[in-house]
Predicted 3D model of a 71-nucleotide RNA (transfer RNA) from a Minisyncoccota bacterium.
The RNAcentral record of the sequence draws on ENA.
It matches the Rfam family "tRNA". Rfam classes the family as a transfer RNA. Gene Ontology term of the family: triplet codon-amino acid adaptor activity.
NCBI's taxonomy places the organism under Bacteria, Bacillati, Minisyncoccota.
RNA sequence: CGGGGUGUAGUACAACGGUAGUAUUCGUGUUUUGGGAACACGAGACCUGAGUUCAACUCUCAGCACCCCGA
Numbered sequence: 001c002g003g004g005g006u007g008u009a010g011u012a013c014a015a016c017g018g019u020a021g022u023a024u025u026c027g028u029g030u031u032u033u034g035g036g037a038a039c040a041c042g043a044g045a046c047c048u049g050a051g052u053u054c055a056a057c058u059c060u061c062a063g064c065a066c067c068c069c070g071a
Stems, first nucleotide, its partner, number of pairs: 001070007010024004018054001025043006047063005
C1' cells in the first nucleotide's frame, strides 16, 4: 500500500428489514443456623456519522478500532 473479516449489556455470544434476546455478572426477595446451590423479580448494550426505506443490529457509503492474507 492492496484485499477480506469482526464491532451488540461488565464478560462470552444470538437476532427473516417489523417487541433487541440467551448464559453469566450485579441488586432485591424466598429458602438455609450461616454460606453455597435453587427459584422469583429487577438493572444493564446495537462502534461513529450519513444514505435507502413506512420501518435498519440487519441493506449501501465513509470513518475509527481490532484480526487475517498478500506485497